Predicted 3D model of a 489-nucleotide part of an RNA (small-subunit ribosomal RNA, 5' domain) from an uncultured prokaryote.
The RNAcentral record of the full RNA draws on ENA.
Model confidence (mean pLDDT): 83 of 100.
Its Rfam family is "Bacterial small subunit ribosomal RNA".

[in-house]
Context: one part of a larger RNA
RNA sequence: GAACGAACGCUGGCGGCAUGCUUAACACAUGCAAGUCGAACGAAGGCCCGGAGCUUGCUCCGGUCACCUUAGUGGCGGACGGGGGAGUAGCGCGUGGGGACCUGCCCUGUGGUGGGGAAUAACAGCUGGAAACGGCUGCUAAUACCGCGUAUACGACUUGGGGGGGAAAGAUUUAUCGCUGUUGGAUGAGCCCGCGUCGGAUUAGCUUGUUGGCGGGGUAACGGCCCACCAAGGCUACGAUCCAUAGCUGGUCUGAGAGGACGAUCAGCCACACUGGGACUGAGACACGGCCCAGACUCCUACGGGAGGCAGCAGUGGGGAAUAUUGCACAAUGGGCGAAAGCCUGAUGCAGCAAUGCCGCGUGUGUGAAGAAGGCCUGCGGGUUGUAAAGCACUUUCGAUAGGGAAGAUUAUGACGGUACCUAUAGAAGAAGCACCGGCUAACUCCGUGCCAGCAGCCGCGGUAAUACGGAGGGUGCAAGCGUUAAUC
Numbered sequence: 001g002a003a004c005g006a007a008c009g010c011u012g013g014c015g016g017c018a019u020g021c022u023u024a025a026c027a028c029a030u031g032c033a034a035g036u037c038g039a040a041c042g043a044a045g046g047c048c049c050g051g052a053g054c055u056u057g058c059u060c061c062g063g064u065c066a067c068c069u070u071a072g073u074g075g076c077g078g079a080c081g082g083g084g085g086a087g088u089a090g091c092g093c094g095u096g097g098g099g100a101c102c103u104g105c106c107c108u109g110u111g112g113u114g115g116g117g118a119a120u121a122a123c124a125g126c127u128g129g130a131a132a133c134g135g136c137u138g139c140u141a142a143u144a145c146c147g148c149g150u151a152u153a154c155g156a157c158u159u160g161g162g163g164g165g166g167a168a169a170g171a172u173u174u175a176u177c178g179c180u181g182u183u184g185g186a187u188g189a190g191c192c193c194g195c196g197u198c199g200g201a202u203u204a205g206c207u208u209g210u211u212g213g214c215g216g217g218g219u220a221a222c223g224g225c226c227c228a229c230c231a232a233g234g235c236u237a238c239g240a241u242c243c244a245u246a247g248c249u250g251g252u253c254u255g256a257g258a259g260g261a262c263g264a265u266c267a268g269c270c271a272c273a274c275u276g277g278g279a280c281u282g283a284g285a286c287a288c289g290g291c292c293c294a295g296a297c298u299c300c301u302a303c304g305g306g307a308g309g310c311a312g313c314a315g316u317g318g319g320g321a322a323u324a325u326u327g328c329a330c331a332a333u334g335g336g337c338g339a340a341a342g343c344c345u346g347a348u349g350c351a352g353c354a355a356u357g358c359c360g361c362g363u364g365u366g367u368g369a370a371g372a373a374g375g376c377c378u379g380c381g382g383g384u385u386g387u388a389a390a391g392c393a394c395u396u397u398c399g400a401u402a403g404g405g406a407a408g409a410u411u412a413u414g415a416c417g418g419u420a421c422c423u424a425u426a427g428a429a430g431a432a433g434c435a436c437c438g439g440c441u442a443a444c445u446c447c448g449u450g451c452c453a454g455c456a457g458c459c460g461c462g463g464u465a466a467u468a469c470g471g472a473g474g475g476u477g478c479a480a481g482c483g484u485u486a487a488u489c
Stems, first nucleotide, its partner, number of pairs: 001489002006485005013361006019354002021319001026317003030314003035076003040073002043070004048063007083272001085270001092197007102188001106185002109182005114148001116146002123138006154165001170177003199243002205235003210232004215227003247269004251262004274295005297308004325351001327350003333347001334345004364394004374385004398430001400425005408416001433478005438459003444473005454461002
């Protein structure tokens, strides 16, 4: 000098765009953050219509279901999106390759969609429990479940033979949407390898599923991934093992560059979801707002037993030098479901708070010497503050008030928002500070103090005339900021 996710002190007018718990991966009250489909299904209720009883506005029965609402079965989605970086020195990441694999929804080609069955929730009855939540009996539907038939599909390669397994679902507004087998694609994953990836030798040896083989098991798939048997290997001074630290990268900061430091925001990948372990479902998870077990903690309890997981968005306590609203909207972009209307979406779009940063603008302009008054200095003549002020003449950016008023949205739909922007009105009116002035380093005098009080980045100032302390006048530098501090180049 640059730079900052900064903090602190003094000060503070406006706007645009960004950014905002770096500390305790500490604990969390409350609300919201993942639902949707009635065009898969049965049922109930409402609305409407008719009838009956009448207590005259209620009860019962039947119908209609075009319309509305849903608890339940079923489907798809809750593996995306959002969060923080604890762990990890690893094929984790980066880069370049490889082949033994899977891939819901989507695209493409091709074939099929025949005929049956048995249940079960909801519901009803009985019943247990304080609750959470159940139990028994009975009824019922489906795109839920199970067989049968069909298939030249599939079933690693070649030839021949034999055996076994083995699909499907319908719905509606009659035009579609589905369902099933399979080919190819796209997308997204999983796996392997070369190279690169911090410090310590005051860590020198490490290893027994360890290294390899044969055979099997397992997986979507290769493989000690796992198992039995056999062999005795494998790594290491080109740093194994151990310890410490750390998410990696695109990048960011600095620097002429080489390099050094860092890895906030944004983007890609990874790992994590109270701590540890486990699997289930599924195309995909060993699953943040799913399940089970154990543990710590918190809460409820009728003491028998239960409930919970903000490293989602707000918000609270705590820690800290320090970091925001328990806001608005799905209008846009995107996502889930749905044929659609639409519903959901703390993703997102916006608004609020903060000079936290960057950028821009303003706090007036011209004129004005009697060089006013006052202040300060003085050699007492004057000098300086200083054209500065006053005065005179103007202007109205920003802000204020009033009126109009967008684009962003395509025929419609605007949270932002009566916002941006435009016009009018008034009036210099509402808007300047901070640090420094011994040298480095731009800027000097007086008073006070008297090695005291104090200053200080380094050198050093202060013991009676201190340009170095404190105040004043003046000056210098930056400016809605200015200084200080921490860490970095």